[in-house]
The RNA shown here (Bacterial RNase P class A) has 417 nucleotides and comes from Litorilituus sp.
RNA sequence: CGAGUUGACCAGACAAUCGCUGCUUUAUCGUUGUAUCUGAUGUUUAAGCUGAAGAUAAACAGAUAGAGGGGAGGAAAGUCCGGGCUCCAAUGAGUAGGGUGCCAGGUAACGCCUGGGCGGCGCAAGCCGACGACAAGUGCAACAGAGAGAAGACCGCCGAUGGUUUCCUUAGGGAUUCACAGGUAAGGCUGAAAGGGUGCGGUAAGAGCGCACCGAAUUGCUGGUAACAGUAAUUGCAGGGUAAACUCCACCCGGAGCAAGACCAAAUAGGGUUUCAUUACUUUAAAUAGUAUACGCGUGGCUCGCGUGGAAACCGGGUAGGUUGCUUGAGCCUUAGAGCGAUUUAAGGCCUAGACGAAUGAUUGUCACUUUUCCUAGGAAGAGAUACAAAACCCGGCUUAUGUGUUGACUUAACAA
Numbered sequence: 001c002g003a004g005u006u007g008a009c010c011a012g013a014c015a016a017u018c019g020c021u022g023c024u025u026u027a028u029c030g031u032u033g034u035a036u037c038u039g040a041u042g043u044u045u046a047a048g049c050u051g052a053a054g055a056u057a058a059a060c061a062g063a064u065a066g067a068g069g070g071g072a073g074g075a076a077a078g079u080c081c082g083g084g085c086u087c088c089a090a091u092g093a094g095u096a097g098g099g100u101g102c103c104a105g106g107u108a109a110c111g112c113c114u115g116g117g118c119g120g121c122g123c124a125a126g127c128c129g130a131c132g133a134c135a136a137g138u139g140c141a142a143c144a145g146a147g148a149g150a151a152g153a154c155c156g157c158c159g160a161u162g163g164u165u166u167c168c169u170u171a172g173g174g175a176u177u178c179a180c181a182g183g184u185a186a187g188g189c190u191g192a193a194a195g196g197g198u199g200c201g202g203u204a205a206g207a208g209c210g211c212a213c214c215g216a217a218u219u220g221c222u223g224g225u226a227a228c229a230g231u232a233a234u235u236g237c238a239g240g241g242u243a244a245a246c247u248c249c250a251c252c253c254g255g256a257g258c259a260a261g262a263c264c265a266a267a268u269a270g271g272g273u274u275u276c277a278u279u280a281c282u283u284u285a286a287a288u289a290g291u292a293u294a295c296g297c298g299u300g301g302c303u304c305g306c307g308u309g310g311a312a313a314c315c316g317g318g319u320a321g322g323u324u325g326c327u328u329g330a331g332c333c334u335u336a337g338a339g340c341g342a343u344u345u346a347a348g349g350c351c352u353a354g355a356c357g358a359a360u361g362a363u364u365g366u367c368a369c370u371u372u373u374c375c376u377a378g379g380a381a382g383a384g385a386u387a388c389a390a391a392a393c394c395c396g397g398c399u400u401a402u403g404u405g406u407u408g409a410c411u412u413a414a415c416a417a
Stems, first nucleotide, its partner, number of pairs: 002412008010403001012367007020071002023068007031058001032061002034057005042049002073388001077399002080397005085257004092302001095300001097253005102116005117131001118129004132248002137246002139242002154188002156184003159180001161179003166175003196214006215237001216235008261324004271315006279292004294308005331350008369384007
């Protein structure tokens, strides 16, 4: 110099002008709602009910004009996890179903984060891990191959016995060759994968058959909170792979969701059809009280609870308007302490959108930053943060998208000094 790994920051700042919008506050308006008073009409034996029109008021809402201080991200995206909050709804480490899966910590909690262990990738800095169990059971691995998991003899190697040819002979036999009882799994084939590996001895030929060193299993000791690591001894010692296959084990989990829910106003067809709505016992003056059963409701189903005259199903009709929930939070910033770290403790400071067919914008100037050209060592002129992109109940994470932006630390082949 090049290539790479990993962390952090920014998403321009200030001012002015115009525009949009929510909050606080001041002033004005006056019938548009609203409040108070009077009270026509209708109805009634009467009271009462109804409430046309008018007057007054400024408390609430509304309109106008000022003042003040605010107004879209690092991912607001995905809707993948965990919660806060609301409702069902009172109970049950039941059940169905779902989730996680090495150890220790953090956190409100998590499938997240931090630090370790083991395994894999990379020369390295670093990165990734769906990381419990295959001897509880059931499956899967085409074809090939002898044989694919309580799995094997095709080619080979050895060979009792018998036969033939040739050779040798110390004439007993031996070698060679063929058949074949039997032995073997060292060598070869097939395959993604083949009954531990290498070597030596031994054997008719072989084989953990024996031995040495690895490997495996069991046990002890040492270090560590632990996952694990190291080491020693013993044993010839293994029914392989796959659970991101079903499954088993350990731990965790109610459900639905702001279109949750609460309140106000208004309207409609007190609509129509169908089904169930039971019975028994005790008690009481009496369906009065209770038990069982039946039915209905209870956000998977049970348990259990509530109800006993209402409930359920279907068809049809009306309304879908307004207010609230709705922004002070497991909140943010600074300093100090503890901790390897995630984080946590204490003190001080700050308040930072709340819309509802949905606001949060435009222009100009100066400065900062990046960059191009020219002159010359510092200036001049120009261009530009052009990307990804837009709150909708809130928060903690993860994932994805992205700028020839800025910056810290670290690694490094070849080459050069």

The prediction has a mean pLDDT of 76. It matches the Rfam family "Bacterial RNase P class A". Its Rfam clan is "RNaseP clan". By type it is a ribozyme.